[in-house]
RNA sequence: AUGACGGGGCCGGGAGAGUGCGAUUUGAUUCGCCGCCGAAGGGGAAGCGCAGUGAUCUCUCAGGCAUCAGGAUCGGCCCCCGACG
Numbered sequence: 001a002u003g004a005c006g007g008g009g010c011c012g013g014g015a016g017a018g019u020g021c022g023a024u025u026u027g028a029u030u031c032g033c034c035g036c037c038g039a040a041g042g043g044g045a046a047g048c049g050c051a052g053u054g055a056u057c058u059c060u061c062a063g064g065c066a067u068c069a070g071g072a073u074c075g076g077c078c079c080c081c082g083a084c085g
Stems, first nucleotide, its partner, number of pairs: 006080008018034001020033004035065003041061001042059003047053002
């Protein structure tokens, strides 16, 4: 069960931080240097508990710092699974 929990897809909302400096390039890009951000992911670990789970806390490896893209997550719809409470 007129489908819990969980997973996925589509649409919409969705923050933070230098349009930094220099070189290169027609430009976009790329490279180097410094400063920053946390809400892809990842690590740590509080807590719950003793099996495990694992934060919106923390680290900044990765990622990001005009626009675009991405984006935890929220709402709606659909699909899978099948029972939490």
Molecule: Glycine riboswitch aptamer
Organism: Lawsonibacter hominis